A computed fold for a 155-nucleotide RNA from a Bacillota bacterium, annotated as glmS glucosamine-6-phosphate activated ribozyme aptamer. Taxonomically the source falls in Bacillota (Bacteria, Bacillati). It was read from a public genome assembly, where an Rfam model found it. Rfam family: glmS glucosamine-6-phosphate activated ribozyme aptamer. Rfam classes the family as a riboswitch. The literature on the family includes a 2004 paper in Nature by Winkler et al., "Control of gene expression by a natural metabolite-responsive ribozyme". Its mean pLDDT, the model's own confidence on a scale to 100, is 79.
[in-house]
RNA sequence: ACUGCAUAGAAAGCGCCUGGACCCCGUUUAGGCGGGGUUGACGAGGGGAGGGCUAAUCGAGGAUUUCGGCGGGUGCCCUCCGGCGGCCACAGUCGUUAGGGACGUGUUAAAUCCGGCCGGCAACGGCCGGGACAAAGGGCGUCCCGGGUGGCGGA
Numbered sequence: 001a002c003u004g005c006a007u008a009g010a011a012a013g014c015g016c017c018u019g020g021a022c023c024c025c026g027u028u029u030a031g032g033c034g035g036g037g038u039u040g041a042c043g044a045g046g047g048g049a050g051g052g053c054u055a056a057u058c059g060a061g062g063a064u065u066u067c068g069g070c071g072g073g074u075g076c077c078c079u080c081c082g083g084c085g086g087c088c089a090c091a092g093u094c095g096u097u098a099g100g101g102a103c104g105u106g107u108u109a110a111a112u113c114c115g116g117c118c119g120g121c122a123a124c125g126g127c128c129g130g131g132a133c134a135a136a137g138g139g140c141g142u143c144c145c146g147g148g149u150g151g152c153g154g155a
Base pairs, nucleotide, nucleotide: 014071015070016069017068019067020039021038022037023036024035025034026033027032042059043058044057048080049079050078051077052076053075081095082094083093084092086152087151088150089149090148099145100144101143102142103141104140105139107137113130114129115128116127117126118125119124
């Protein structure tokens, strides 16, 4: 350095489960009880640092559970740092593609659905192929708006 095997890690619309729902086994005349298990959000988007707070964005599917709960969190607030005018401070606004708005444009949605395969007694889990359909945000283009106050410097 390469190869093989084992173990661990990898996540942030993410993780978990004492409720609920569902399955299996045992037991009971039955109601039920006991044990074991399954399920519990489909993608898109989102991260300067520290601290604080907590029902923290967007749509898709569905129409009994994508119910209920816990934790976390790229959300929000404050401070600091940084961008935006020649420099500095304050104010404003944003976060390195670093001001706001309108319109246009493109940005592989995924699950659902259809056809299969694998695992499990089952609930159900995993995977492959096929064909569709978003919104928000950011990007790009055009246009519009804003670009203040004080000080300094230059011409």